RNAcentral holds the full RNA, with entries from SILVA. The part of an RNA shown here (large-subunit ribosomal RNA, domain I) has 521 nucleotides and comes from Solanum pennellii. NCBI's taxonomy places the organism under Eukaryota, Tracheophyta, lamiids, Solanales, Solanum subgen. Lycopersicon.

[in-house]
Context: one part of a larger RNA
RNA sequence: CUUACGGUGGAUACCUAGGCACCUAUAGACGAGGAAGGGCGUAGUAAUCGACGAAAUUCUUUGGGGAGUUGAAAAUAAGCAUAGAUCCGGAGAUUCACGAAUAGGGCAACCUUUCGAACUGCUGCUAAAUCCAUAGGCAGGCAAGAGACAACCUGGCGAACUGAAACAUCUUAGUAGCAAGAGGAAAAGAAAGCAAAAGUGAUUCCCGUAGUAGCGGCGAGCGAAAUGGGAGCAGCCUAAACCAUGAAAACGGGGUUGUGGGAGAGAAAUACAAGUGUCGUGCUGCUAGGCGAAGCAGCCUGAAUGCUGCACCCUAGAUGGCGAAAGUCCAGUAGCCGAAAGCAUCACUAGCUUACGCUCUGACCCGAGUAGCAUGGGGCACGUGGAAUCCCGUGUGAAUCAGCAAGGACCACCUUUUAAGGCUAAAUACUCCUGGGUGACCAAUAGCGAAGUAGUACCGUGAGGGAAGGGUGAAAAGAACCCCCAUCAAGGAGUGAAAGAGAACAUGAAACUGUAAGCUC
Numbered sequence: 001c002u003u004a005c006g007g008u009g010g011a012u013a014c015c016u017a018g019g020c021a022c023c024u025a026u027a028g029a030c031g032a033g034g035a036a037g038g039g040c041g042u043a044g045u046a047a048u049c050g051a052c053g054a055a056a057u058u059c060u061u062u063g064g065g066g067a068g069u070u071g072a073a074a075a076u077a078a079g080c081a082u083a084g085a086u087c088c089g090g091a092g093a094u095u096c097a098c099g100a101a102u103a104g105g106g107c108a109a110c111c112u113u114u115c116g117a118a119c120u121g122c123u124g125c126u127a128a129a130u131c132c133a134u135a136g137g138c139a140g141g142c143a144a145g146a147g148a149c150a151a152c153c154u155g156g157c158g159a160a161c162u163g164a165a166a167c168a169u170c171u172u173a174g175u176a177g178c179a180a181g182a183g184g185a186a187a188a189g190a191a192a193g194c195a196a197a198a199g200u201g202a203u204u205c206c207c208g209u210a211g212u213a214g215c216g217g218c219g220a221g222c223g224a225a226a227u228g229g230g231a232g233c234a235g236c237c238u239a240a241a242c243c244a245u246g247a248a249a250a251c252g253g254g255g256u257u258g259u260g261g262g263a264g265a266g267a268a269a270u271a272c273a274a275g276u277g278u279c280g281u282g283c284u285g286c287u288a289g290g291c292g293a294a295g296c297a298g299c300c301u302g303a304a305u306g307c308u309g310c311a312c313c314c315u316a317g318a319u320g321g322c323g324a325a326a327g328u329c330c331a332g333u334a335g336c337c338g339a340a341a342g343c344a345u346c347a348c349u350a351g352c353u354u355a356c357g358c359u360c361u362g363a364c365c366c367g368a369g370u371a372g373c374a375u376g377g378g379g380c381a382c383g384u385g386g387a388a389u390c391c392c393g394u395g396u397g398a399a400u401c402a403g404c405a406a407g408g409a410c411c412a413c414c415u416u417u418u419a420a421g422g423c424u425a426a427a428u429a430c431u432c433c434u435g436g437g438u439g440a441c442c443a444a445u446a447g448c449g450a451a452g453u454a455g456u457a458c459c460g461u462g463a464g465g466g467a468a469g470g471g472u473g474a475a476a477a478g479a480a481c482c483c484c485c486a487u488c489a490a491g492g493a494g495u496g497a498a499a500g501a502g503a504a505c506a507u508g509a510a511a512c513u514g515u516a517a518g519c520u521c
Base pairs, nucleotide, nucleotide: 001518002517003516004515005514006513007512014471015470018442019441020439021438022437023436024435025434027431028430030147037098039096040053041052042051044076045075048072049071050057059092060091061090062089063088064087068080069079070078103112104111105110119145120144122140123139124138125137126136152183153181154180156178157177163170167217193200194199204231205230206229207228214222215221235423236422237421238367242253243252245250258401260366261365262364264360265359266358273354274353275352276351280348281347282346284344285343286342287341289337290336291335295310296309297308298307299306311328312327313317319331320330321329372396373395374394375393376392377391378390382408403418405416406415407414458465459464478505481492482491
């Protein structure tokens, strides 16, 4: 080196108990009535996981269900169960100590103790310097808040690496990060708008305008808007003038608009519609479930769903299981039915709320330390630019419809709108969860880090890092007994279709390696 037979090893193919992505319908719950999270306990019998809480592997009640059952998880003991257990759903009870942690303390799950809801808020009373007031004080109590929460959202603070082929304006980027707050969505929102001689008619989102107009050490780069097409559509409340009450504060009526409106004066008087919607009832649905068609014989086999023969059902030939490949064996599927209790939607409904035209009138009102201006900044696609519009610091500081603002410096004309108060569903964003479904997604070095005690073992003072490990067989039938014998391993015997399936267990490649024979040197 070749051949034969092995060992080791765990690749390959097959499989799946677990993942991944998306769709759809819910939901986005929780918490001082003590949450999330972890600690310690609880079973007749060690530990772990799950469940539960000194009423501890559960209790009560109400429905479902119908034969076994005392979790994963065997074994044994002792029990329970057709007088309906275990189990599943609804409602309730119990719920140690820590933790917002809240009587005080503390090195969390402990200590002390007079046994206390600490602190803030709320309500009532009282009350300084200092007149009013405020601080402060006293009292009350089912007592509002605090904490948690994956992403989405709003406002606040806010980088650097990087790019510019260096770098400083610029970019990365108002991104990452930090802290705050809210909701199932949030934010925005009913024109002091956009336009342009024509018009439109709150906001939001998508397409497009368009990589256009612009901005820019005019570098790198940044980057709109209107018109247009769609999704979805919804509009409202207050301040003031005036009137009434009152010492005042205040409250009630009135009023809410941009073809300006209201108040005021005058004349005439009208309609029964729209919206919202409690208790209760009803419909529908959710939280357990129920009914549900139709196949036998022979043959091969360890085993029939296979083959052969003759049948049947189909509003059901989805799927999974059963000793090989099943429409007719099982669970189901199509279809139909179902709730004592709790929850949700919708309908009906008591009640409540709202609604107006005409004529006249430059007199009263129409949101003030506001708008504007100066200066220093920010934000607008727009880097100070001719820089409007929007927001903030400082200083100044108007007008009230014969008004004010905007139309990209500014002025005139014209046009549009009516700031300095507030609310508002839908279309939009996301997925820690729950139910259902799908896959030219993975199949154990893949797929989540995790198909097994997985954020475990282990590493690190700590922040943090972070694995490996799947497959006997249809069924344990898991090898009685004998032999060897310290044990392991092994040989018989037995089980099984198979033990060359023996628990280091299905298949069992290669590297590596053993024995035997041959060849070469």